[in-house]
Context: one part of a larger RNA
């Protein structure tokens, strides 16, 4: 290099945008770079292979041929690929008309609950557990009523429901704003797919500066349990959790399943549309598009399973794997305030 793979055995990049590159719809003309056919030149000798001779045989020696799959020049062909010029509309995009949505950002508003503060009533307990104790309470707790403050999260609706590229998104209102879907077929006319580098986004924890701090709660303290108990249980409790700006860039970032396109039995739910029949209208019924589930045939699979949302049948492009440990470590480099992240071995050993 050929080859084999990546749901669970090693292996899909966390996700997107996109540069180079790779690949690319139907059709006409042209060109002849790739491609194909022929010719010529060249492809040193030796070696190799075939064959003849020879050393009495053989190795060896020696003659001839083949091969040297290549390169250059030239002639021709034009199906395919490429180049040039033109056309097309089905891919892609735009327009127009609709419906849905926790998609994003900002501002404002709301009720329940919790804790605290003040006041009233009221008296001896409260709290907690398997049982207790620490803790709180006669300086009046807990309970209850009224008033006030604060912060955080939004019960029911709620649904293998919806939206988003992923991370993720759930009270209400307003403003700004992204995307998808359906119908139509007016417009552009291949404008497409993928995407090394690059750029951006990226849960939680963590870091910096400044706020905020109700509840919860690493660390920590105490009480229990226990042989011990640096835990599980209990009482407290600080970072943090929240906000603004910045950093960080990792997760079982999972569907452990990269993106795109085409094709390949059915059945049954569900969400958003469109159309038809019918009807006064709606429901029902039928068809169809998009998303999301379940079952299942062929096929595929080591099996489990997957099965039109494929792990089936094919094509294009990217990423990744190559026995276990050492090790996602050392060293170096890049990034970072740090924590650390990314890239990434070897000795040795089984």
């Nucleotide at each position: 290099c050929u080859g084999g793979g990546c749901g669970u055995a090693a292996a899909g990049g966390g996700c997107g945008c996109g540069u180079a590159g790779g690949c690319g719809g139907c059709u006409u003309u042209u060109u002849a770079a790739g491609u194909u056919a022929g010719a010529a030149g060249u492809g040193g000798a030796a070696g190799u292979c075939c064959u003849g001779c020879u050393u009495u045989c053989a190795a060896g020696g020696u003659g001839g041929g083949a091969a040297u799959u290549g390169c250059u020049u030239u002639u021709a062909a034009u199906a395919c690929u490429g180049g040039a010029a033109g056309g097309c509309u089905u891919g892609a995009g735009u327009g127009c008309a609709g419906a849905a949505g926790a998609g994003g950002u900002a501002a404002g508003u709301g009720g329940a609950a919790u804790u605290c503060c003040c006041a009233g009533u009221g008296u001896a307990g409260c709290g907690g557990u398997g049982a207790a104790a620490u803790g709180c309470g006669u300086a009046g707790a807990g309970a209850u009523u009224g008033g006030g403050a604060a912060g955080a999260a939004c019960a029911c609706c709620a649904g293998u429901g919806g939206c988003g590229a992923a991370g993720g998104c759930g009270a209400c209102u307003u403003a700004c704003u992204g995307g998808g879907c359906u119908g139509u077929a007016a417009c552009u006319g291949a404008c497409g797919c993928u995407g090394a580098g690059g750029c951006g986004c990226g849960a939680a924890a963590g870091c910096g500066u400044g706020g905020g701090g109700a509840g919860c709660a690493a660390a920590c303290a105490g009480g229990a349990u226990u042989a011990g108990a640096u835990a599980c249980c209990c009482u407290g409790g600080u970072a943090g959790u929240c906000c603004a700006c910045g950093c960080g860039g990792u997760a079982a970032a999972c569907g452990a399943u990269g993106a795109a396109u085409a094709c390949u039995a059915g059945g049954u739910g569900u969400a958003g549309g469109a159309g038809g029949u019918a009807u006064c209208g709606a429901c029902c019924c039928c068809u169809u598009c998009u998303g999301u589930g379940c079952c299942g045939g062929a096929g595929c699979u080591a099996a489990c399973a997957c099965a039109a949302u494929a792990a089936g049948u094919a094509u294009u492009c990217c990423g990744c794997c190559u026995g276990g440990g050492g090790a996602g470590u050392a060293c170096g480099a890049u990034c970072g305030c740090a924590a650390g992240a990314u890239u990434a071995a070897a000795a040795c050993u089984c």
The part of an RNA shown here (small-subunit ribosomal RNA, central domain) has 350 nucleotides and comes from a metagenome. The full RNA is in RNAcentral, with records from SILVA.